[in-house]
Context: one part of a larger RNA
RNA sequence: CUGGGUUUAAAGGGUGUGUAGGCGGGCUUUUAAGUCAGUGGUGAAAUCUCCGAGCUCAACUCGGAAACUGCCAUUGAUACUAUUAGUCUUGAAUGUUGUUGAGGUGGGCGGAAUAUGUCAUGUAGCGGUGAAAUGCUUAGAUAUGACAUAGAACACCGAUUGCGAAGGCAGCUUGCUAAACAACGAUUGACGCUGAGGCACGAAAGCGUGGGGAUCAAACAGGAUUAGAUACCCUGGUAGUCCACGCCCUAAACGAUGAUUACUGGACAUUUGCGAUAUACAGUGAGUGUCUGAGCGAAAGCAUUAAGUAAUCCACCUGGGAAGUACGUCCGCAAGGAUGAAACUC
Repeated sequence: CUGGGUUUAAAGGGUGUGUAGGCGGGCUUUUAAGUCAGUGGUGAAAUCUCCGAGCUCAACUCGGAAACUGCCAUUGAUACUAUUAGUCUUGAAUGUUGUUGAGGUGGGCGGAAUAUGUCAUGUAGCGGUGAAAUGCUUAGAUAUGACAUAGAACACCGAUUGCGAAGGCAGCUUGCUAAACAACGAUUGACGCUGAGGCACGAAAGCGUGGGGAUCAAACAGGAUUAGAUACCCUGGUAGUCCACGCCCUAAACGAUGAUUACUGGACAUUUGCGAUAUACAGUGAGUGUCUGAGCGAAAGCAUUAAGUAAUCCACCUGGGAAGUACGUCCGCAAGGAUGAAACUC
């Protein structure tokens, strides 16, 4: 290089946007670059192949032919790719009218619970566990009631539900804002797909500065357990958990399944549109699920939300360990991240 793969065996980038590049709808037309055909030139000899010949054979040597699959020039062909000029509407986008939702972001408000404080009632325990103890409590705890303050999270509804590119998003209300889908078929007329680099977003933990601090809780302390117990259990408890701004950039970032397009059987459930007078039945879109065919698969299984049948583009894999380590480079305040080997060994 050809070839084979990527749910679970090694392997899909965490996600989007988009540059270069690659690929790209119907019809007519121009050119003739790719492509195809003819002709001419060149493609040294040797080598290789074939047919003969010579050394006793063979290797070897000699003669002839073919070949040298290439390049250059020229004359043509025009289906396909490309190119030029038009045109079309089904891909794509826009528009109009609606619908939908925990989509995003800022503000306001609410009740339950928890903790703390004050007051009241009240008296000896409370708490906790497998059992206990540490702990709290006559300076009046626990319990009950009233009031106040604080921070964080939003029971029920709630679902195989919904929305979002992913991460993720849930009390109520409101300002701003994004999207998807349906119907219509008005507008543009291939404007598309993918996407190396780039840019943006990216749970939790962590970091910087300033706030906040109710709960829970790494570290830490004590009590237990135990042979020991740097744990599991209990009592406490600081960072943190929350907010603003700025970093970090990683996850079993998972559907362990890249994006887009087309095609290919059924059944049931469910969310949300549409048309219809209609709650039913049936139809038609867009999602979300379950089951079962053909087909695929090593099997488990997947099965119109494909892991089926095909096409385009990107990413990645090539025995285990050493190792996601070392070195170098880039990024970061740091923690560390990204890129990423080899010796050696089995």
This is a predicted structure of a 346-nucleotide part of an RNA (small-subunit ribosomal RNA, central domain) from a Chitinophagaceae bacterium.
It matches the Rfam family "Bacterial small subunit ribosomal RNA".
The full RNA is in RNAcentral, with records from ENA.